[in-house]
RNA sequence: GGGGAUGUAGCUCAUUGGUAGAGCGUGUGGUUCGCAUGUGCAAGGUCCUGGGAUCAAUCCCCAGCAUCUCCA
Numbered sequence: 001g002g003g004g005a006u007g008u009a010g011c012u013c014a015u016u017g018g019u020a021g022a023g024c025g026u027g028u029g030g031u032u033c034g035c036a037u038g039u040g041c042a043a044g045g046u047c048c049u050g051g052g053a054u055c056a057a058u059c060c061c062c063a064g065c066a067u068c069u070c071c072a
Base pairs, nucleotide, nucleotide: 001071002070003069004068005067006066007065010024011023012022013021018055026042027041028040029039048064049063050062051061052060
């Protein structure tokens, strides 16, 4: 210098056009003399940024940024 992949909750990851979820973690209720385990509930999101197409975008298109990777 060129090609490819990834970017979503605190962490690891789903969600292939109609207002986003799981597991773990966190808080809290029940339970216990107390803790742990188990269980109910809750909080937590500009879906990397900007633009475009669409009635409508996390999802499609373009550009950029970051990380990883391959070639030279």

A computed fold for a 72-nucleotide RNA from Collichthys lucidus, annotated as transfer RNA. Its Rfam family is "tRNA". The family's RNA type in Rfam is transfer RNA. The organism belongs to Collichthys, within Eukaryota.